Transfer RNA from Nitzschia sp. PL3-2, 73 nucleotides, folded computationally.
[in-house]
Order: sequence, then C1' cells, then structure tokens
RNA sequence: GCCCUUAUCGUCUAGUGGCCUAGGACAGUUCUCUUUCACGGAACAGGCAGGGAUUCAAAUUCCCUUGAGGGUA
Repeated sequence: GCCCUUAUCGUCUAGUGGCCUAGGACAGUUCUCUUUCACGGAACAGGCAGGGAUUCAAAUUCCCUUGAGGGUA
C1' cells in the first nucleotide's frame, strides 16, 4: 500500500428499518434495612466514534474520516 473485521452507559453486553427519545448485568449516587459494616429492598444518573447519503422513518443500510484488531507481498 491492498483486503477483511470492528466501534452502543465507567466495564461487559442485547437490540434483523417503525413496537425502543435504546434494554440488561456489574459498578456509581441517594433512600431504606441493621447498634454499625456487609447482605437484602427501592429509586436515580449514565451510552449509539465523527461527518454525509438513502428513506416517510436509521443504533440498524451505503460512502468518507478517525480509532482498534487481523491477513497479505
């Protein structure tokens, strides 16, 4: 250089174009429980890498860029 895969809460992950202004687990915060801590219970906060295109409608399809991983001389 060329080719392939991939990018979603702090971490791991679900999500076949409409039912989802994205669900779960752990972690975090607050309250509760307890003499206290831990455990348990309840609530809250937190995310689609960036840009463009297609479409009535995009996390999902396409293109470019960026990051990560792999293959190839």

Background
The organism belongs to Nitzschia, within Eukaryota. Its Rfam family is "tRNA". It is annotated as a transfer RNA. The sequence is in RNAcentral, with records from ENA.